[in-house]
């Protein structure tokens, strides 16, 4: 230079017939259990904005197509990997 894979919460990853983003695990906060603490157990856990109901935005960036995009086209960033 060309080709193939990949980038989603704090982490590792699930959502591929385009149809509610965030499933399971680690974590992390709170509680129960304990004389304390591990450990099990239970509940919450993306951001911002509000006392609060609640409302905004969020899947690498920017654009495109659609009623609807994590998905699909286009372009650039980056990790990986082959080829020369």
């Nucleotide at each position: 230079g060309c080709c193939c894979g990949g980038g989603u919460g704090g982490u590792g990853u699930a959502a591929u017939u385009g149809g509610c983003a965030g499933c399971c695990a680690c974590g992390a906060c709170a509680g129960a259990c304990u004389u304390a603490a591990g450990a099990u157990c239970u509940g919450u856990u993306g951001u911002c904005c509000g006392c609060a109901a609640g409302g905004a935005c969020g899947u690498g960036u920017c654009g495109g197509u659609u009623c609807a995009a994590g998905u699909c086209c286009g372009a650039c960033c980056c990790c990986g990997g082959g080829c020369a």
Transfer RNA from Candidatus Wolfebacteria bacterium RIFCSPHIGHO2_01_FULL_48_22, 84 nucleotides, folded computationally.
The coordinates come from a structure-prediction model, not an experiment, and the mean pLDDT is 81.
Rfam family: tRNA. Gene Ontology term of the family: triplet codon-amino acid adaptor activity.